[in-house]
């Protein structure tokens, strides 16, 4: 410097998802169907530390 793990953090997250929320119409209505939204979550990312290997 690169790689593997592991922690921390989201000010800005390249694409593109799931999830829960919420909005708004439906419906055989105590649920579910459609569309939007949606880092709130899991992960992704990006940074920043640690440890291990070569």
């Nucleotide at each position: 410097g690169g790689c593997g793990u592991g922690a921390g953090u989201a000010g800005a997250a390249g694409c593109g998802g799931u999830c829960a929320g919420c909005c708004a119409g439906g419906g055989u209505c105590c649920u579910c169907c459609u569309g939007g939204u949606g880092g709130g979550a899991a992960a992704u990312u990006g940074c920043u530390c640690a440890c291990g290997a070569u």
Molecule: Xanthine riboswitch aptamer (NMT1 RNA)
Organism: Alphaproteobacteria bacterium